A computed fold for a 73-nucleotide RNA from a Coriobacteriia bacterium, annotated as transfer RNA. It was read from a public genome assembly. Its mean pLDDT, the model's own confidence on a scale to 100, is 82. Its Rfam family is "tRNA". By type it is a transfer RNA. Lineage of the source: Bacteria > Bacillati > Actinomycetota > Coriobacteriia.

[in-house]
Formats: sequence, structure tokens, C1' cells
RNA sequence: GCGCCCGUAGCUCAACGGAUAGAGCAGUAGACUUCUAAUCUGAAGGUUGCAGGUUCGAUUCCUGCCAGGCGCG
Repeated sequence: GCGCCCGUAGCUCAACGGAUAGAGCAGUAGACUUCUAAUCUGAAGGUUGCAGGUUCGAUUCCUGCCAGGCGCG
């Protein structure tokens, strides 16, 4: 340099182009307990890597960048 894959919550991951982007773990508040752990309940936490494009509508499709992985040279 070329090709392919991936980028979504603190972490691991979901999400036919269509409702307010969800789950588990972690953290946090409460219940339970003599106290902790375990268990149960609740709330919070997202500019979906960045910038454009297509579309009535984009996490999803297209283009260019950025970061990571694999392969080729």
C1' cells in the first nucleotide's frame, strides 16, 4: 500500500430501515439479615467512533476519515 471484519452504557453483547436503542455484569438506593454475603425490588447510566449522503424515517444502507483485529504484498 491492497483486501476482509469490527466500533452501541464503566465491561461483555443484542437490536427486519419504523414505537421512548435493550439485556447481563459492575456501580448505586431500598427490602431481607444481629452484621456481611447471597437473594429480591427500584432508579440511574447512550451526542450508537467522527463527518457527510440516501430515505417520510438510519444503530441498520452508501461514501470518506479515525481507531482496533486478521490476511496479502